[in-house]
Molecule: transfer RNA
Organism: Lachancea lanzarotensis
RNA sequence: AACCUGUUGGCCAAAUGGUAAGGCAUCCCCCUCCUAAGGGGAAGACUGCGGGUUCGAGUCCCGUACAGGUUG
Numbered sequence: 001a002a003c004c005u006g007u008u009g010g011c012c013a014a015a016u017g018g019u020a021a022g023g024c025a026u027c028c029c030c031c032u033c034c035u036a037a038g039g040g041g042a043a044g045a046c047u048g049c050g051g052g053u054u055c056g057a058g059u060c061c062c063g064u065a066c067a068g069g070u071u072g
Stems, first nucleotide, its partner, number of pairs: 001071007010024003018055001026042005048064005
């Protein structure tokens, strides 16, 4: 320098172009003599950033930042 992959709640991690699952953690309640475990519930992400296409974008296109990788 070129190319490839990835970036989604505090952490991990899904999602054919059709209004963002799930787990852990956190908070509340139940259970228990207490704690842990277990059961029920709640809150929490406009998807790295900026544009474009589309009736509609996490997803497609362009640029860019960061991380990892391949080639030279």